[in-house]
A computed fold for a 129-nucleotide RNA from Alkalinema sp. CACIAM 70d, annotated as Guanidine-I riboswitch aptamer.
The sequence was found by an Rfam model in a public genome assembly.
Its mean pLDDT, the model's own confidence on a scale to 100, is 79.

C1' cells in the first nucleotide's frame, strides 16, 4: 500500500418531530339568561417558539446479554499419534463450566424516510490530523 472477512441484539437516555392521545384556540350546540358573559359537551378546523403520553433515537452516550480471544478445569465425547501389556497412561482436539478481556475514535455539505424530524440511515463515509 492492496485484498478478503467480522464489527450483533435488548432496555434506556441526550436529542427529535407531530400519526394518534392530551393541552390550547376557533366553530357549533346547550343550562342559567332581556342581552352580554361564564360553565358544559359532540363533530370538525388550526396549533409543536404546546410542559407532556404514544412514536423515532446515538460508531464516536449508559447498562446488560451474546459472539470472539486468553487462561484454567475435572469428567468422558473424539483421535490415523507415543508408551505399555490386559484393557491403562501420556498427548492433542471438541463441548460444557469458571475467571479475565472486549481497546481507540476530529468529522462536514448534501440526500433518504408512507406522520414528521433528529447525534436515525447513506456513514468508523467525503475530508482532516
Nucleotide at each position: 500500500a492492496a485484498u478478503c472477512a467480522u464489527c450483533g441484539c435488548c432496555u434506556c437516555u441526550a436529542g427529535g418531530g407531530u400519526u394518534c392521545c392530551g393541552g390550547c384556540a376557533g366553530c357549533g350546540a346547550u343550562c342559567g339568561u332581556u342581552u352580554a358573559c361564564u360553565g358544559u359537551c359532540a363533530c370538525c378546523u388550526g396549533u409543536g417558539a404546546c410542559u407532556g403520553g404514544u412514536c423515532c433515537a446515538a460508531g464516536a452516550g449508559a447498562g446488560g446479554c451474546a459472539a470472539g480471544c486468553c487462561a484454567g478445569c475435572a469428567u468422558c465425547g473424539g483421535g490415523a499419534c507415543u508408551g505399555g501389556a490386559u484393557g491403562c497412561a501420556g498427548c492433542c482436539c471438541a463441548a460444557a463450566c469458571u475467571g479475565g478481556u472486549c481497546a481507540c475514535a476530529c468529522g462536514g455539505c448534501g440526500g433518504g424516510a408512507a406522520a414528521a424530524a433528529a447525534g436515525c440511515c447513506c456513514g468508523g463515509g467525503a475530508g482532516a490530523a